[in-house]
Molecule: c-di-AMP riboswitch aptamer (ydaO/yuaA leader)
Organism: Streptomyces sp. YIM 130001
RNA sequence: CGUGCGCAACCGCUCAAUCCCGCAAGGGAGCCGGGGAACCACCUACUUGGGGUGAAUCGGGCAUCCUUCGCCCGCCAUGAUCGUGGCGGGCCCUGGAAGCUCGUAGGACACCUUCCUGUUCCGAACCCGUCAGCUAACCCGGUAGGCGAAGGAAGGAAAGGAG
Numbered sequence: 001c002g003u004g005c006g007c008a009a010c011c012g013c014u015c016a017a018u019c020c021c022g023c024a025a026g027g028g029a030g031c032c033g034g035g036g037a038a039c040c041a042c043c044u045a046c047u048u049g050g051g052g053u054g055a056a057u058c059g060g061g062c063a064u065c066c067u068u069c070g071c072c073c074g075c076c077a078u079g080a081u082c083g084u085g086g087c088g089g090g091c092c093c094u095g096g097a098a099g100c101u102c103g104u105a106g107g108a109c110a111c112c113u114u115c116c117u118g119u120u121c122c123g124a125a126c127c128c129g130u131c132a133g134c135u136a137a138c139c140c141g142g143u144a145g146g147c148g149a150a151g152g153a154a155g156g157a158a159a160g161g162a163g
Stems, first nucleotide, its partner, number of pairs: 011148004018029004030143006040133001049131001050128004058103005064097003070091009106122003111161002113158005
């Protein structure tokens, strides 16, 4: 001097998820979500349940499992070679479930807001419990977590502010 790994102050990102008081339990402010009239909307729905938070919707492909009528093979029975019935195995329209993968509506990124260009990412998860359109008054809740590491934290434009 360079590279890798770990810890981590300051500083940041996602999100509503911050701040104040209190010894504590808790209580406030701010921000956020849900329920809930009239008017309006929907009228035809009610297991193919329906709905909510969230950017997280909608598709294609591949493999696996389940799945209609039917077809094929073997065995048994009847009634004998047609036929019929039963059992076992295989194939199978279409549809469904989950997984993997490729896209996609949409979403995020460093002084703050908006616009344009561009890179890198995300495109999940959870909840209510048969029930909810909007919705003043009113009622009920949340204020968790998870990440980053000298930077694409990039470039351009506009207005205002902060420093």